[in-house]
Record summary: A computed fold for a 108-nucleotide RNA from Sediminibacillus albus, annotated as SAM riboswitch aptamer (S box leader). The model forms 94% of the base pairs in the Rfam consensus. Model confidence (mean pLDDT): 85 of 100.
């Protein structure tokens, strides 16, 4: 690369450098940006995968609680649709999977 498995509507930014684009990639729609985009650095912080404490006539796919370490993450639901079913309209629309993606633990 791949392949299991769990999550994915909550949370959580400031400063320096620098100087056009960003919101994975396609289309289409919508935003966010010279009141600084992306990127890299520092210092914050979220949040609880791993992790560590503890509860229990239960030992669990449990509960409660911690934040030192690995990771992550700090505009909008993964910003929103795209295939597929259902519902319901002049119409816009809804719901539910499924694609594809981030993230973690594991496997190899």
């Nucleotide at each position: 690369a791949u392949c299991u498995u769990a999550u994915c509507c909550a949370g959580a930014g400031a400063a320096g450098c620098u100087g056009a684009g960003g919101g994975a990639a396609c289309u289409g729609g919508c935003c966010c940006u010279a009141u600084g985009a992306a990127g890299c650095u520092u210092c914050a912080g979220c949040a609880a995968c791993c992790u560590c404490u503890g509860a229990c006539u239960u030992c669990g796919u449990u509960c409660a609680g911690a934040a030192a370490g690995g990771u992550g993450c700090u505009a909008a639901a993964u910003c929103c649709a795209g295939c597929a079913a259902g519902a319901g309209u002049u119409a816009u629309u809804c719901u539910u999977g499924g694609g594809a993606g981030a993230u973690a633990a594991g496997a190899g």